This is a predicted structure of a 511-nucleotide part of an RNA (small-subunit ribosomal RNA, 5' domain) from an uncultured bacterium.
RNAcentral holds the full RNA, with entries from ENA and SILVA.
It matches the Rfam family "Bacterial small subunit ribosomal RNA". Its family is annotated with ribosome and structural constituent of ribosome in the Gene Ontology.
Context: one part of a larger RNA
RNA sequence: GGACGAACGCUGGCGGCGUGCCUAAUACAUGCAAGUAGAACGCUGACUACUUUAGCUUGCUAGAGUAGAAGGAGUUGCGAACGGGUGAGUAACGCGUAGGUAACCUGCCUACUAGCGGGGGAUAACUAUUGGAAACGAUAGCUAAUACCGCAUAACAGUGUUUAACACAUGUUAGAUGCUUGAAAGAUGCAAAUGCAUCACUAGUAGAUGGACCUGCGUUGUAUUAGCUAGUUGGUGGGGUAACGGCCUACCAAGGCGACGAUACAUAGCCGACCUGAGAGGGUGAUCGGCCACACUGGGACUGAGACACGGCCCAGACUCCUACGGGAGGCAGCAGUGGGGAAUAUUGCACAAUGGGGGAAACCCUGAUGCAGCGACGCCGCGUGGAGGAAGAAGGUCUUCGGAUUGUAAACUCCUGUUGUUGAGGAAAAUCGAGAUGGUACUCAACAAGGAAGUGACGGCUAACUACGUGCCAGCAGCCGCGGUAAAACGUAGGUCACAAGCGUUGUCC
Numbered sequence: 001g002g003a004c005g006a007a008c009g010c011u012g013g014c015g016g017c018g019u020g021c022c023u024a025a026u027a028c029a030u031g032c033a034a035g036u037a038g039a040a041c042g043c044u045g046a047c048u049a050c051u052u053u054a055g056c057u058u059g060c061u062a063g064a065g066u067a068g069a070a071g072g073a074g075u076u077g078c079g080a081a082c083g084g085g086u087g088a089g090u091a092a093c094g095c096g097u098a099g100g101u102a103a104c105c106u107g108c109c110u111a112c113u114a115g116c117g118g119g120g121g122a123u124a125a126c127u128a129u130u131g132g133a134a135a136c137g138a139u140a141g142c143u144a145a146u147a148c149c150g151c152a153u154a155a156c157a158g159u160g161u162u163u164a165a166c167a168c169a170u171g172u173u174a175g176a177u178g179c180u181u182g183a184a185a186g187a188u189g190c191a192a193a194u195g196c197a198u199c200a201c202u203a204g205u206a207g208a209u210g211g212a213c214c215u216g217c218g219u220u221g222u223a224u225u226a227g228c229u230a231g232u233u234g235g236u237g238g239g240g241u242a243a244c245g246g247c248c249u250a251c252c253a254a255g256g257c258g259a260c261g262a263u264a265c266a267u268a269g270c271c272g273a274c275c276u277g278a279g280a281g282g283g284u285g286a287u288c289g290g291c292c293a294c295a296c297u298g299g300g301a302c303u304g305a306g307a308c309a310c311g312g313c314c315c316a317g318a319c320u321c322c323u324a325c326g327g328g329a330g331g332c333a334g335c336a337g338u339g340g341g342g343a344a345u346a347u348u349g350c351a352c353a354a355u356g357g358g359g360g361a362a363a364c365c366c367u368g369a370u371g372c373a374g375c376g377a378c379g380c381c382g383c384g385u386g387g388a389g390g391a392a393g394a395a396g397g398u399c400u401u402c403g404g405a406u407u408g409u410a411a412a413c414u415c416c417u418g419u420u421g422u423u424g425a426g427g428a429a430a431a432u433c434g435a436g437a438u439g440g441u442a443c444u445c446a447a448c449a450a451g452g453a454a455g456u457g458a459c460g461g462c463u464a465a466c467u468a469c470g471u472g473c474c475a476g477c478a479g480c481c482g483c484g485g486u487a488a489a490a491c492g493u494a495g496g497u498c499a500c501a502a503g504c505g506u507u508g509u510c511c
Stems, first nucleotide, its partner, number of pairs: 001511004006507005013383006019376002021341001026339003030336003035078003040075002043072002047068010085294003094219008104211002109207007117151001119149002126141006157180010186199005220266003227257003232254008269291004273284004296317005319330004347373001349372003355369001356367004386416004396407004420452001421448006430438001455500005460481003466495005476483002
């Protein structure tokens, strides 16, 4: 000198764009953050319309039927594994980079091929009885499905045998042959005589996307850590996995790593990037983007294409809450917000209008993702606090050799302007088939009046900027050198000056 997620002191007019718990991965009141589909299914059904019957008060009440239908819980499908948060752990194939898989998986999506036949038994909801304070159940009966279960169908799929070609060891590809395996006759619309369309469903191939595993190289400090290791290293058989593998298991062998730093301890999420520097390098890993890990602490699996799952389940633990003492409920490192900690870090806001995501045929619903607004000079950038004229060089202040000098064209005063401000009027783009939270915002026009808008630090040298008074090694200053003991340009105050400016200075950290 530059930089900062900064803090502190003094001061503070506006706008745009960013950014804001670095500490206690501390504990959390309250609200919201993941639902959706009636074009999969049965039930219930407020209400509306129409028809009809009875009563009469002749336009109302009650009953029945038909059609529609808000809402409700339930079965079922998809989603909930994304999006959002945090950095505790991790020195590791975790990350980065370059490769490999002849050792692998992939819902939704795309292309292609072939299908969508015929049956069955249940069950929730509901009704009845009943247990419990509650959470939540139990028993009996009834019912539907794109829920569930057999059967038929079938090969280019799986598996066995065989032949040929190729290769990199396990093998790959092509042909032949035996065996095995699936489904929803669904929904809606239009037609009307069994049809068409759309969306679903089943099997298969290929793609795309997403993931999994393996390997080379790189990735902090300490040797005042020198030895470490029994599933340990390798083999065989078996199991397991989508898949290779001590991944697991039985047996066998005795190996494997290490001064090219094993092991141990400490510290730490990694990278693109960011800061600095002429560069080499050094430092950092906030915001944004990629990857990883975690979700009160520890462990476990279930479901599923995908999880060992933040707002799922089970067990154990700590903590908090309810209780009728028998038993139950919970997890903000989601968005706001609260206590606590701290030098220190924001609103219990608006909207799904846009972008994106989930569900749905769609309308649409949900979305604290996101878009916006609020707060903070926290940062960067821009603008303003007036412009021109104006010497009686006014008054006042300060200094003085008492002549004057300086503040100083500064003020007053005259003319002007309207950035900004205030009031009033109009008023977008962003979005279109329609739909604007932002927002009556940006912007435009008119009127008004210089009116509402300057501080902070320094002035001995480094280092731009000096005098007076007070104090008297005191009070104090100080980044270093050093100032202060009676005329202090170094302390305090005043005038003046210098620097930067809505900021200035100090502290901390890095280069």